[in-house]
This record gives sequence, C1' cells and structure tokens, in this order.
RNA sequence: UAUUGAUAAAGGCAAACCCACUUAAAAGUGGCGACGCAAAGCUAUAGGGACUAAAGCGAUUCAUCGCAAUGUCAGCCAGUUACCGGU
Repeated sequence: UAUUGAUAAAGGCAAACCCACUUAAAAGUGGCGACGCAAAGCUAUAGGGACUAAAGCGAUUCAUCGCAAUGUCAGCCAGUUACCGGU
C1' cells in the first nucleotide's frame, strides 16, 4: 500500500416500542431501550433508488383524485475516510 474479517484486544454505534418537542407529511431532535451493525463514521438539485406532497398545476360528481421536491431517507445501493488482526 492492497485485500480481507477466523480468533481476539481496545472500543464504538443504537433498530423497534414508548414519552416529550418540531413538522402539512415523510421524517427529525432528546430520553428510555437494544434489533442488530466491521464502517449502522461522513456525504442528499453535483450517482442511482425510495418516502412524503404543504404550496403549486390539472381534473372535478365540490368531496376528492392525479402530477410533482429545491422537503425527507445514508440502518437501500453507492462514493469517500478509518481502529485492530490475518494474508
């Protein structure tokens, strides 16, 4: 430096539920809690994919439907950085 994660060592993160707050929603923040994770570190109009649809546009039987992200998700893939061990 590349690759890899068998056994370790030092550790790390924290799903769902519930509570509070923010929010139109998706979702986010904090607390509790551990399902799990060798990147469950970081990166969101400048890779793909997914979720929501307030405003807006169109339709309309006037109660709704459809389109659509510059909103959201990295614990979906991806990019990028990295501890220790093996080769």